[in-house]
Context: one part of a larger RNA
RNA sequence: CUGGGCGUAAAGCGUCUGUAGGUUCUUUUGUAAGUCUGUGGUAAAAGUCCGGGGCUCAACCCCGGGAGCGUCAUGGAAACUACAAGAGUUGAGCAGUGGAGAGGCAUCUGGAAUGCCGCAUGUAGGAGUAAAAUCCGUAGAUAUGCGGUAGAACGCCAAAAGCGAAGGCAGGAUGCUAGCCACUUGCUGACACUGAGAGACGAAAGCGUGGGGAGCGAAGGGGAUUAGAUACCCCCGUAGUCCACGCCCUAAACGAUGCGAGCUCGAUGUGGGAGGUUCUCAAUUGCCUUCCGUGUCUUAGCUAACGCGGUAAGCUCGCCGCCUGGGAAGUACGGUCGCAAGACUAAAACUC
Numbered sequence: 001c002u003g004g005g006c007g008u009a010a011a012g013c014g015u016c017u018g019u020a021g022g023u024u025c026u027u028u029u030g031u032a033a034g035u036c037u038g039u040g041g042u043a044a045a046a047g048u049c050c051g052g053g054g055c056u057c058a059a060c061c062c063c064g065g066g067a068g069c070g071u072c073a074u075g076g077a078a079a080c081u082a083c084a085a086g087a088g089u090u091g092a093g094c095a096g097u098g099g100a101g102a103g104g105c106a107u108c109u110g111g112a113a114u115g116c117c118g119c120a121u122g123u124a125g126g127a128g129u130a131a132a133a134u135c136c137g138u139a140g141a142u143a144u145g146c147g148g149u150a151g152a153a154c155g156c157c158a159a160a161a162g163c164g165a166a167g168g169c170a171g172g173a174u175g176c177u178a179g180c181c182a183c184u185u186g187c188u189g190a191c192a193c194u195g196a197g198a199g200a201c202g203a204a205a206g207c208g209u210g211g212g213g214a215g216c217g218a219a220g221g222g223g224a225u226u227a228g229a230u231a232c233c234c235c236c237g238u239a240g241u242c243c244a245c246g247c248c249c250u251a252a253a254c255g256a257u258g259c260g261a262g263c264u265c266g267a268u269g270u271g272g273g274a275g276g277u278u279c280u281c282a283a284u285u286g287c288c289u290u291c292c293g294u295g296u297c298u299u300a301g302c303u304a305a306c307g308c309g310g311u312a313a314g315c316u317c318g319c320c321g322c323c324u325g326g327g328a329a330g331u332a333c334g335g336u337c338g339c340a341a342g343a344c345u346a347a348a349a350c351u352c
Stems, first nucleotide, its partner, number of pairs: 003324004007306002012320001014201004021194003025088007033081002035077008048066007091191001092188003095184005103177007110154001114150008125136002162169002206247006215241002220236004258319006266297012301308002325352003334345004
């Protein structure tokens, strides 16, 4: 290389949109490029196969004949692929009627708690710990009451719940906006799937400019602990955490499981919809069927085992990404990007 693989052994891009490319539903007619086939040319010799011969045999060698991939020409076939023209509806999309939701953005707004400020009551403690101390307090703290103010986060509801492509999303109201599901089977008529490059989004931390700053709190200071204590515990506390705009682009970005499609026993919970049925005046409820989601247990099957098991890691197809012993190393060098931090791409010597 071929191949074999990618939940946990090396290996699924953090996620999506989408270009080229690859792949692509049913049916009719045609073409004959691929495909299959007849004939002819070519296909050096050696080799291979068949027959014969020469070394005592064989290997080896010699003679004759045949086959032959590929390629070219020409004739034929039309199932499959392709192409051309046409038809179709189940894939895909649209429309109509309903529906659920912490999906996103913006504005307004609420209560609890916390800190601070003012006033009042009140007096010697408070805070903290395993125990202490630093710390706060007679300049009146802690506690209690009333009033004011600031920022951040939203208790109960709350769930194995819901929504989103992922990151992620939770007080309330309003506006704008995206996606999804069911039913109807009305419309288009393959318009599809995947997706190298590319583009967009992307927790936290971090960076730039300007605000904001209650609580928490890297760094830092102090108190303890200890042999030491650059820690764990305690008292403070800057950046940050919050907002606006612009960057950064990473993660155990995890289901450590790429996306799409088809096929393949059951049981049970739960979220959303549709239909049927019993009782009934009716609604609800219960039960049954069905579609979409989300969990648990399991059959067959798979797996090295663990486990997976209609939300597959089962049985298949299409396309992409990735792996190929450990270390050196996700490093050096070069390049691209970035304000920087650094990110992405990515070796080798050497060594076991």